[in-house]
Molecule: c-di-GMP-I-GGC riboswitch aptamer
RNA sequence: AGCGAUAAAGGCAAACUCGUGGUGACGCGAGGACGCAAAGCCAUGCACCCGUUUUUAUAUUUUAAGGGUAGGCAGGUUACCGAGC
Numbered sequence: 001a002g003c004g005a006u007a008a009a010g011g012c013a014a015a016c017u018c019g020u021g022g023u024g025a026c027g028c029g030a031g032g033a034c035g036c037a038a039a040g041c042c043a044u045g046c047a048c049c050c051g052u053u054u055u056u057a058u059a060u061u062u063u064a065a066g067g068g069u070a071g072g073c074a075g076g077u078u079a080c081c082g083a084g085c
Stems, first nucleotide, its partner, number of pairs: 002085001003082002011036002016031006034071001040077003044074003047069004052064001
């Protein structure tokens, strides 16, 4: 350095509920634990979602601005512990 124990000390917190902000995806706080060895941080690529604009009689679809998800997959970056290999 890789790696990751039925180790130790700690950490995070899905669904759901309540409160709150937002048109919305969703965020935040409290409760709650399905899980997580980066489930810490960063929207860079892909993906998914929201949504405005244009077109249209309407609906659908497409294009493009803006936004959300880091617990969808990669990538970048920082970090606790130390059995075995």